[in-house]
RNA sequence: UCCCGAAAAAGCCAAACCUCCCGUGAGGGUGGGGCGGAAAGCCGACGGGUCUUUCAUCGCGAGAAAGAUGGCCGGGUUACCAAA
Numbered sequence: 001u002c003c004c005g006a007a008a009a010a011g012c013c014a015a016a017c018c019u020c021c022c023g024u025g026a027g028g029g030u031g032g033g034g035c036g037g038a039a040a041g042c043c044g045a046c047g048g049g050u051c052u053u054u055c056a057u058c059g060c061g062a063g064a065a066a067g068a069u070g071g072c073c074g075g076g077u078u079a080c081c082a083a084a
Base pairs, nucleotide, nucleotide: 005081012037013036017032018031020029021028022027035071041077042076043075046074047073048072049069050068051067052066053065054064055063
């Protein structure tokens, strides 16, 4: 230094739910609130999954386009501590 993440220490983020705002919607922002997290920091202009809207109907299915999701996963990238 890198991988791994035990022991602590300093800290950090913030689920559900509620207030207000934005969006057709998935969802996003803000304040409260803590389920949890060793990257729950960032990247949706890398690949998937899931969800929304439209094509689009009497209805269903498959498909396509546009969007949402990083606290769905893989991956990329930056970072505190310091054992085996």

Annotation
c-di-GMP-I riboswitch aptamer from a Deltaproteobacteria bacterium, 84 nucleotides, folded computationally. The sequence was found by an Rfam model in a public genome assembly. The organism belongs to Myxococcia, within Bacteria.